[in-house]
C1' cells in the first nucleotide's frame, strides 16, 4: 500500500415514532480528496455592470493544414539546426531522431563590446609572388587576399586548372538570384532553362505585416431578516416653450420638446444610450448601523464500453453509470490479515523485525509546468 470487521465523522434518505398540528426525532439501503487537488502560467462555462458602434492608442499570437466551446494546447505535414547512422577526393546528399521566442533584415531606423589590420559601401598584421638597394642582416616600391592570426562572426563552399604569386579568374559540382514547368489544398519540393552572383548577424531591438482581443470575479452575484442617523458636507453648468387637469387670481400638478448636469462597455475622441433637473442624480470627504440566515453548490463541453469515419488530434451513433458538496471546514480510530521492498537467520522450505512516493477538495471543466 490492497481488502475484511466494529465504532465515529459529513452528504442523502425518510422504515418508524413524539406532540398542542406543523414542529421534532429517526432505521435500513446508497455515496464520501488527485493524477496532480500544487503553481495560477493560458483557454472557457457562469454571474454582474441596462445595449454596444467608429477612429487612434494598447495588448496578445505568428511556417502549412487540421482538432477543439476556446487556448500561447494538442495531431499531422514542411523547412531549419543539434545528434547518430550511411555514402562521396571533398563540398554535399540520404535514413532516422529530436528540438521551438519557425512571419518580414531589399520600407526606415538602431546595435554587434573586447580581441583584430578590419566588423557591412570594412581589410592587409603575419605571409606569398615580384623589382630594385645591400658583404650580411634587412630596408624600399609594386602585386595578393589562396594559407595563418583575432574573434561568437571576418564577405559563399569543395575539388581541379590556371596565375609570377594568387582570386569566380575559368571549369565542375554544391549553395544563392532570375525564369516559366510539374506534384501537392498548403507550408514547399523536384527537374529544366538563365546568370558568375545584390551586404553577414540580431526584430523575447524599435518598427513593418497578418489576425484577434471590454471590465471584474463564487470574497462573482440573488434573495430574506434585523439594526441605525430618511445623518452631515462640498463640487460644477443651470434655461426654456407648448398641451392637459385644478383655481377668481397668484400658482400647483402631470406629459413631452429643448436646454443643463452626470453616468456608461478599460485610455483619448466622437456617436450612441440611462439617470435628474432649482434640486436631485452622479462624484466626493467625515460620521453611524449591520457582520445573521438561505441559495449560488454540483447532471457535467461528465465518465465507461461497443461500432463507425479518419494517419491522427477528434468526431458522430447506441448503451449504460451518478462518482464529495464541507462551511474554520467531514472521510478517521482500533483490530486481524494478504502482498511489493529491504534486513538478519537458514542448505531449503521457513521463522523474526522493519516498511509503501507525491502529496487533501472549496463554483466547474479544457490545457501547459512543477514534485
Nucleotide at each position: 500500500g490492497g481488502g475484511g470487521g466494529u465504532u465515529u465523522c459529513c452528504c442523502c434518505g425518510g422504515c418508524u415514532u413524539g406532540c398542542g398540528g406543523g414542529c421534532g426525532a429517526a432505521a435500513g439501503a446508497g455515496g464520501g480528496a488527485g493524477g496532480a487537488a500544487a503553481g495560477u502560467c493560458c483557454g472557457a462555462a457562469c454571474u454582474c455592470c441596462a445595449c454596444a458602434g467608429a477612429g487612434c492608442g494598447g495588448u496578445g499570437u505568428g511556417c502549412c493544414g487540421g482538432a477543439u466551446a476556446a487556448c500561447g494546447u494538442c495531431c499531422g505535414g514542411g523547412a531549419u539546426g543539434g545528434c547518430g547512422g550511411g555514402u562521396c577526393c571533398a563540398a554535399g546528399c540520404c535514413c532516422g531522431u529530436u528540438a521551438g521566442a519557425c512571419g518580414g533584415a531589399a520600407a526606415g531606423u538602431g546595435c554587434c563590446a573586447c580581441a583584430g589590420a578590419g566588423a557591412a559601401g570594412a581589410u592587409a598584421c603575419c605571409g606569398c609572388c615580384u623589382c630594385g638597394c645591400u658583404a650580411u642582416c634587412g630596408c624600399g616600391g609594386g602585386g595578393u587576399a589562396a594559407g595563418g592570426g583575432u574573434g561568437a562572426a571576418a564577405a559563399g563552399g569543395u575539388g581541379c586548372g590556371g596565375u609570377a604569386a594568387g582570386a569566380g579568374c575559368g571549369c565542375a559540382c554544391c549553395g544563392c538570384c532570375c525564369g516559366g514547368g510539374c506534384a501537392g489544398u498548403a507550408a514547399u519540393g523536384c527537374a529544366c532553362g538563365g546568370g558568375g552572383c545584390a551586404u553577414g548577424g540580431c526584430a523575447a531591438a524599435c518598427c513593418c505585416c497578418a489576425c484577434a482581443c471590454g471590465g471584474a470575479g463564487c470574497a462573482a452575484g440573488a434573495c430574506c431578516a434585523a439594526a441605525u442617523a430618511g445623518g452631515g458636507g462640498a463640487g460644477a453648468a443651470g434655461u426654456u416653450u407648448g398641451g392637459g387637469u385644478g383655481g377668481c387670481g397668484a400658482c400647483a400638478c402631470u406629459c413631452a420638446a429643448u436646454g443643463c448636469g452626470u453616468c456608461u462597455c478599460g485610455g483619448c475622441u466622437c456617436g450612441a444610450g440611462g439617470c435628474g433637473c432649482c434640486a436631485a442624480a452622479c462624484u466626493u470627504c467625515c460620521g453611524g448601523g449591520u457582520a445573521g440566515g438561505u441559495c449560488g453548490c454540483u447532471u457535467g463541453a461528465g465518465c465507461u464500453g461497443c461500432a463507425c469515419a479518419g494517419u491522427a488530434a477528434u468526431g458522430c451513433g447506441c448503451a449504460g453509470c451518478c462518482c464529495a458538496g464541507a462551511g474554520g471546514a467531514a472521510u478517521a480510530a482500533c483490530c486481524g490479515u494478504c502482498c511489493a521492498g529491504g534486513c538478519g537467520g537458514g542448505a531449503a522450505a521457513c521463522c523474526g523485525c522493519c516498511g509503501g512516493a507525491c502529496a487533501g477538495a472549496a463554483u466547474u471543466c479544457g490545457g501547459c509546468u512543477u514534485a